[in-house]
A computed fold for a 72-nucleotide RNA from a Patescibacteria group bacterium, annotated as transfer RNA. RNAcentral records the identical sequence in 2 taxa. Rfam family: tRNA.
RNA sequence: GCCGGCGUAGCUCAGAGGCAGAGCACCAUCUUGGUAAGAUGGGGGUCAUGGGUUCAAUUCCCAUCGCCGGCU
Numbered sequence: 001g002c003c004g005g006c007g008u009a010g011c012u013c014a015g016a017g018g019c020a021g022a023g024c025a026c027c028a029u030c031u032u033g034g035u036a037a038g039a040u041g042g043g044g045g046u047c048a049u050g051g052g053u054u055c056a057a058u059u060c061c062c063a064u065c066g067c068c069g070g071c072u
Stems, first nucleotide, its partner, number of pairs: 001071007010024004018055001026042005048064005
C1' cells in the first nucleotide's frame, strides 16, 4: 500500500428498515443473628464519527477514525 471482519449499557453480546434489548455487574427493598445465595423492583445508551438513500436508518450505501486478521 491492497483486501476483509468488527465498533450497540460498566463487561460479554443480540437486534439486519418502524418500541434499543438480554445475561452478568450496579442501586433499593424483602429474606438472614450477619454475610453469601435467593426473590421483587429500579437506574444506566449522542447505537464509533460525518454524509447519502428512505415517509422512516442500530440496520442499506459512501467516506473517515479505532481495533483485529490476511496479502504484498